This is a predicted structure of a 253-nucleotide part of an RNA (large-subunit ribosomal RNA, domain VI) from Roseivirga sp. E12. The full RNA is in RNAcentral, with records from ENA. The source organism's lineage runs through Bacteria, Pseudomonadati, Bacteroidota, Cytophagia and Roseivirga.
Context: one part of a larger RNA
């Protein structure tokens, strides 16, 4: 644009894609087997290794939001206390996101027709053949079974609900936004409100702040598990989501 009214929701699935991997050990059992050395098939547990897919409680990693130590040097009039810079100066820590070295799961089982082979009955050809009429096994290959997308599948499907003469269901735009992003989109929320900030309190990082005040002659200690942070969990309308606006309606009764 269609898909012959407009909508919101939930489906089917023709059809794609994906994925398919394998070691070792125990057992069966030192069994069958075989003269002995050696040594199964079958079936039954058990643990990997490489791939993958999803988290991030764990153990790590980043973490230029934080927090602490410090080194030069400029400033804030000097001390004291800060700040800019210098790779984020350097350096020790690290939350929440992201992550792998972590954690968990995955490739099981099964049907079905089937190749090679293996065969049943069985003529032609009085026999003998698995074949020729007919039948039955028989592989990670094949459809399926799992996992993901799918009605522009123009063959356009299905079900529930909803909606109509002023503008309706319903959408958009606008604003606050994140579990989303380049931008659309997509998802929450818009006063009948917790959507983001802010605060208030909490995990959690730092790792004991300034003056001061106590001991010590000073370094320092201590009063103090402090102060500063807090991307994450809560509460609370304090600040911003006002108000208004656009699109949007066929047929038959």
């Nucleotide at each position: 644009c269609g898909u012959a009214a407009g909508a919101a929701g939930u489906u089917u699935g023709a059809g794609a894609g994906g994925a398919c991997c394998u070691g070792u050990c125990u057992u069966u059992a030192g069994u069958a087997c075989g003269a002995g050395a050696g040594g199964a098939c079958c079936g039954a547990g058990a643990u990997g290794g490489a791939c993958u897919a999803a988290c991030c409680g764990c153990u790590g990693g980043u973490g230029u939001a934080u927090c602490a130590g410090u080194u030069g040097u400029g400033c804030c009039g000097c001390c004291a206390g800060g700040u800019g810079c210098a790779c984020c100066g350097c350096u020790g820590a690290g939350u929440a996101g992201c992550u792998a070295c972590g954690u968990u799961g995955g490739g099981a089982a099964g049907a079905g027709a089937u190749a090679a082979g293996c065969g049943c009955u069985g003529a032609a050809a009085g026999c003998a053949u698995c074949u020729a009429a007919g039948u039955g096994c028989g592989a990670a290959a094949c459809u399926c079974c799992c996992c993901u997308c799918a009605a522009g599948a123009u063959g356009a499907g299905a079900c529930u609900u909803c909606u109509u003469u002023a503008u309706a269901a319903g959408g958009g735009a606008c604003g606050u936004u994140a579990u989303a992003g380049a931008u659309g989109a997509u998802g929450a929320c818009g006063u009948u409100g917790a959507u983001a900030g802010g605060c208030u309190g909490c995990a959690g990082g730092u790792g004991u702040a300034a003056a001061g005040g106590c001991a010590g002659g000073a370094a320092u200690g201590u009063c103090a598990a402090a102060g500063c942070c807090g991307a994450g969990c809560a509460g609370u309308a304090c600040u911003a989501a006002u108000u208004a606006c656009c699109c949007g309606u066929a047929a038959a009764c």